[in-house]
This is a predicted structure of a 73-nucleotide RNA (transfer RNA) from a Phycisphaerales bacterium. Taxonomically the source falls in Phycisphaerales (Bacteria, Pseudomonadati, Planctomycetota, Phycisphaerae). Its Rfam family is "tRNA". The family's RNA type in Rfam is transfer RNA.
RNA sequence: GGGGCGGUAGCUCAGUGGUAGAGCACAUGCUUUGCAAGCAUGGGGUCAGGGGUUCGACUCCCCUUCGCUCCAC
Numbered sequence: 001g002g003g004g005c006g007g008u009a010g011c012u013c014a015g016u017g018g019u020a021g022a023g024c025a026c027a028u029g030c031u032u033u034g035c036a037a038g039c040a041u042g043g044g045g046u047c048a049g050g051g052g053u054u055c056g057a058c059u060c061c062c063c064u065u066c067g068c069u070c071c072a073c
Stems, first nucleotide, its partner, number of pairs: 001071007010024004018055001026042005048064005
């Protein structure tokens, strides 16, 4: 330098054009003498950044950037 895959909640990850979600974690409550577990409720998002297409974009296209990997030097 070229190819492929990936960046979405604190963490691990879903989500192939129509309300951004799950598990764990966190907060509050119930339960317990207390802790843990369990149950209920709740908070938390610049979907890596920018631009474009579209009535509508996490999703499609382009550029940039970061990580993993393969090839070449």